The RNA shown here (Fluoride riboswitch aptamer (crcB RNA motif)) has 61 nucleotides and comes from a Hyphomicrobiales bacterium. The sequence was found by an Rfam model in a public genome assembly. It matches the Rfam family "Fluoride riboswitch aptamer (crcB RNA motif)". Rfam 15.1 lists 2,293 matches to the family in 1,982 species. Lineage of the source: Bacteria > Pseudomonadati > Pseudomonadota > Alphaproteobacteria > Hyphomicrobiales.
[in-house]
RNA sequence: CAUACCAAAGGGGAUGGGGUCCCCCGCAACCGCCGAACAGGCUGAUGACUCCUGCCGCGUG
Numbered sequence: 001c002a003u004a005c006c007a008a009a010g011g012g013g014a015u016g017g018g019g020u021c022c023c024c025c026g027c028a029a030c031c032g033c034c035g036a037a038c039a040g041g042c043u044g045a046u047g048a049c050u051c052c053u054g055c056c057g058c059g060u061g
Stems, first nucleotide, its partner, number of pairs: 010025004016052006032042003
């Protein structure tokens, strides 16, 4: 100096924040689905469980 493996800080797991756990990346991971499409349409605040907030609809006062 090159390559491979492990791994820390750290980053990420389609819309905000907290707790626990799991997974991925560690300069890349990640950035939803249908559709030929830059037309048009659809779902979800989570990776999982849970709490708070926000948004939409319905009902009651």